[in-house]
RNAcentral holds the full RNA, with entries from ENA and SILVA. Predicted 3D model of a 676-nucleotide part of an RNA (large-subunit ribosomal RNA, domain II) from Olsenella sp. kh2p3.
Context: one part of a larger RNA
RNA sequence: GCCAGCGAGUUGCGGUGCGCGGCGAGGCCAAGCCGCGAAGCGAGCCGUAGCGAGAGCGAGUCCGAACAGGGCGAGCAGUCGCGCGCCGCAGACGCGAAGCCGGGUGAGCUAUCCACGGGCAGGCUGAAGCGGGGGUAAGACCCCGUGGAGGGCCGAACCCACCUAGGUUGAAAACUGGGGGGAUGACCCGCGGAUAGGGGUGAAAGGCCUAUCAAACCCGGAGAUAUCUCGUUCUCCCCGAAAUAGCUUUAGGGCUAGCCUCGGGCGCUUACCCUGGGGGGUAGAGCACCGGAUGGCCGCGGGGGCCUCACCGCCUACCAAAGCCAACCGAACUCCGAAUACCCAGGGCCCGGAGCCCGGGAGUCAGAACAUGUGGGCUAAGCUGUGUGUUCGAGAGGGAAACAGCCCAGACCGCCCGCCAAGGCCCCCAAGUCCGUGCCGAGUGGCAAAGGAUGUGCGUCUGCCCAGACAACCAGGAUGUUGGCUCAGAAGCAGCCACCCAUUCAAAGAGUGCGUAACAGCUCACUGGUCGAGUGGACAUGCGCCGACAAUAUACGGGGCUAAGCACGGCGCCGAAGCGGCGGACCGGACCCAGUCCGGUGGUAGGGGAGCUUCCCGUCAGGGGCGAAGCCGGGGGACGACCCCCGGUGGACCUGCCGGGAGUGAGGAUGCUGGC
Repeated sequence: GCCAGCGAGUUGCGGUGCGCGGCGAGGCCAAGCCGCGAAGCGAGCCGUAGCGAGAGCGAGUCCGAACAGGGCGAGCAGUCGCGCGCCGCAGACGCGAAGCCGGGUGAGCUAUCCACGGGCAGGCUGAAGCGGGGGUAAGACCCCGUGGAGGGCCGAACCCACCUAGGUUGAAAACUGGGGGGAUGACCCGCGGAUAGGGGUGAAAGGCCUAUCAAACCCGGAGAUAUCUCGUUCUCCCCGAAAUAGCUUUAGGGCUAGCCUCGGGCGCUUACCCUGGGGGGUAGAGCACCGGAUGGCCGCGGGGGCCUCACCGCCUACCAAAGCCAACCGAACUCCGAAUACCCAGGGCCCGGAGCCCGGGAGUCAGAACAUGUGGGCUAAGCUGUGUGUUCGAGAGGGAAACAGCCCAGACCGCCCGCCAAGGCCCCCAAGUCCGUGCCGAGUGGCAAAGGAUGUGCGUCUGCCCAGACAACCAGGAUGUUGGCUCAGAAGCAGCCACCCAUUCAAAGAGUGCGUAACAGCUCACUGGUCGAGUGGACAUGCGCCGACAAUAUACGGGGCUAAGCACGGCGCCGAAGCGGCGGACCGGACCCAGUCCGGUGGUAGGGGAGCUUCCCGUCAGGGGCGAAGCCGGGGGACGACCCCCGGUGGACCUGCCGGGAGUGAGGAUGCUGGC
């Protein structure tokens, strides 16, 4: 892992609601007694009156001075039994802690201690002391020997466990190999003994106390508790949520309300539309208030300057109050002010799985995305908070290549029928290689910005132009003069000033750019000629271009496309579980309810309803050696749980109706036991 078997809302008491039944202003009895008896008796329980703290009064009573007022009552039948839903007390649907407490068992492992014992090859070093010699006044001291000290040195046994490799379903629940440390010591070992669980022991790690230690192990309290996780077993039918508010040592839990369901009651009251009447301060706008803020006028006051011994005074292109003019900004500004929304009323439409009231049962309290109004954030987030709406949640189907939350559309079942939606119609791939007009040339389409550009289409305005424009070409572009200043120089062209000139002119700047050291030189403006028809500028707009760099293969779903791209218009077709057609099932309603008609039947949590099956019991009725149950195969029926029939096997029990009772349904719980 698979298979089989087992495996989770039970039982008692109390309460409450509903269903059924008995009796009914009454209903019922417990233990027990008695007894032929299901009969009778029986303390008592509930109901039949309430109010008050109470005395007490009583359809009233209490507060009160009250014959004000107000509170609770008086109108409404109960009670007992059975069944079901739910609640409470109990282990209370099942399994699951870590833990807490009690009584015991442990020091044969290990920690420490006590007593008695045992072990340590070999080698090295050579302390004190002692002897001799030297030395000294005597010493100290020196030398030679002797001696044999040391948590001394090297290194087996023995003890340890630092490194490394292997091992890691191991040979082993800590080992093996190769190295390593200690090895006369705070050494190692044996045997006997001591200390025990909030206790021991500990050269101290929270280490160790029998493979268990921040409190051992065993049994018990015990089915501890678990606001947590997981699991919770047959079928069909009807309805169908929530992820919010308030409070919460509350935040992943509760309680009440909201939203769902079921029963009873009310009956048109709901939603929606119209009309009438309301309140509002949002969007917008505005600047009248409160603030902010720009420019101007005016200018209190201040700064600066001048003057003065001081006072006074004068100037100011600086700052600047108040006021005025102009133009602005604001969630917490408003002289104004919608659309919607909301409230009330009347009318309409409307019988809807509408509304309202009472009661039984819930679940929900982590929501998500999208669109839009907004707060937070960065006018970030698949971000976060909130309002409104939709979808998912609990929703299948079609589209978006794939894709809970987007677009279309709400799946009772069947059909080799039809029509449409979104979206599509060259091939993959169902349907147009459809029609008309224009655009794009970038594979733009088939990501992207500021910004940039004689890309190109369309439009508006405007300059110049046959008295000849624009471009090109030919020619001119001069003189005073090298303007003045500056400067080494400055001559149109480093820089400064003036740029008024004047002259000759068809025209020519005291000079547009290049150039020179400075000149020179080349150009331009400007003018004439040649040519002969358009040529410039600005704005708006459509489609394109650049900007454009990512890691393996080219990134429209692909092929491929110049239409099979984009825009506008048109006709047709495809396309879903939508709508229709035909057949069928169920639910609800209406009716002249054997039937017809109308409407409905997605669904998680959850509520309600109707059934199937297993085992046992009772009454009744049956089957069975001419073959029961079980098992295998086949056939048929039921929406389904399931049921029936036939054949084989099997070889002795089995079943139906009605009623009763449950240890009644398995795939899941890292479920339990067994098998493989």